[in-house]
RNA sequence: AGACACGUAGCUCAGUUUGGUUAGAGUACCACCUUGACAUGGUGGGGGUCGUCGGUUCAAGUCCGACCGUGUCUACCA
Numbered sequence: 001a002g003a004c005a006c007g008u009a010g011c012u013c014a015g016u017u018u019g020g021u022u023a024g025a026g027u028a029c030c031a032c033c034u035u036g037a038c039a040u041g042g043u044g045g046g047g048g049u050c051g052u053c054g055g056u057u058c059a060a061g062u063c064c065g066a067c068c069g070u071g072u073c074u075a076c077c078a
Stems, first nucleotide, its partner, number of pairs: 001074007010027004020058001029045005051067005
């Protein structure tokens, strides 16, 4: 330098195939219940610029372009 894959909650991920009603799960966190206390368990709750910018569209996490970051491979230099 090139190709490919990935970027969604604090963490691990689903959702992208075929754009469409409020963006989800597990775990973690907070409160309450349970206990003499802790753990476990139960109930409820908070938390998201969907990497950034722009475009298409009535409508974009999903489609298109550029860029940023991470990983793998290839090439080049030594």
Model confidence (mean pLDDT): 80 of 100.
A computed fold for a 78-nucleotide RNA from a Gammaproteobacteria bacterium, annotated as transfer RNA.
Its Rfam family is "tRNA". By type it is a transfer RNA.
The sequence was found in a public genome assembly.